Context: one part of a larger RNA
Molecule: large-subunit ribosomal RNA, domain VI
Organism: Micractinium sp. LBA 32
RNA sequence: CGUUAGAGCAUUGAGAGGAGCCUUCCAUAGUACGAGAGGACCUGGAAGGACGCACCUCUGGUAUACCAGUUAUCAUGCCAAUGGUACACGCUGGGUAGCCAUGUGCGGAGUGGAUAACCGCUGAAAGCAUCUAAGUGGGAAGCCCACCUCAAGAUGAGUGCUCUCUAUCAGGUCACAGGAAGACAACCUGUUUGAUAGGCAGAAGGUGUAAGGCCAGUAAUGGUUUCAGCCGAUCUGUACUAAUAGACCGAUUGAUU
Numbered sequence: 001c002g003u004u005a006g007a008g009c010a011u012u013g014a015g016a017g018g019a020g021c022c023u024u025c026c027a028u029a030g031u032a033c034g035a036g037a038g039g040a041c042c043u044g045g046a047a048g049g050a051c052g053c054a055c056c057u058c059u060g061g062u063a064u065a066c067c068a069g070u071u072a073u074c075a076u077g078c079c080a081a082u083g084g085u086a087c088a089c090g091c092u093g094g095g096u097a098g099c100c101a102u103g104u105g106c107g108g109a110g111u112g113g114a115u116a117a118c119c120g121c122u123g124a125a126a127g128c129a130u131c132u133a134a135g136u137g138g139g140a141a142g143c144c145c146a147c148c149u150c151a152a153g154a155u156g157a158g159u160g161c162u163c164u165c166u167a168u169c170a171g172g173u174c175a176c177a178g179g180a181a182g183a184c185a186a187c188c189u190g191u192u193u194g195a196u197a198g199g200c201a202g203a204a205g206g207u208g209u210a211a212g213g214c215c216a217g218u219a220a221u222g223g224u225u226u227c228a229g230c231c232g233a234u235c236u237g238u239a240c241u242a243a244u245a246g247a248c249c250g251a252u253u254g255a256u257u
Stems, first nucleotide, its partner, number of pairs: 001153001005164007015150004021049007033038001051107005059101004066094005071086006112144002118138004165254001171249004175191005196242003199238005205231003212225005
């Protein structure tokens, strides 16, 4: 921009994409078959591999400053306690959320249709024979459907419900607070009739028992106060702070005949 007024929500599915895999074991059955050696079809059950989708409860990875330890040096006048630098974590031990796989869950199930090679039935031309000429049945990981996803720019532009119509307008956009959404757009939530973000409170979780004091020891240090102190993302709650104030688009009942 179109879809012939403008919107919100819900849909149909022309069409497109994805998936489609494989192995082993058990039973049937040491049966059929076979002199024996060996050894099934069919059917049912179980386990697994690779691949794919999703997720983070578990197992782990990461987690650039969440906690602790620690070396050198500088600084806060000194002790103590802290901070800076040593990588755009100094090093080391751990680690929440998020993201992730090596972790967890799920999937290729089932059913139908038309067929290929091939196997048939009936059956003439050709008194026989013949699956074929008329007619008719079976038959594949393949084809169509079925399963998952997208999908009316499907210009063939579909369908349903509801709303608005002269300005106090349906609705949308900007703006603002943000996000399990994201390069930016877009998408989604909220904007006081409010839990959207921050703060605060509590909880979870992490680290691992803070500082100061007291006690023991000449001291290093240890004990106690103390499962303390500190704490990013998680959860619940709470209007304390900020979502203020507003602006714009969208019209003449819907082309022509």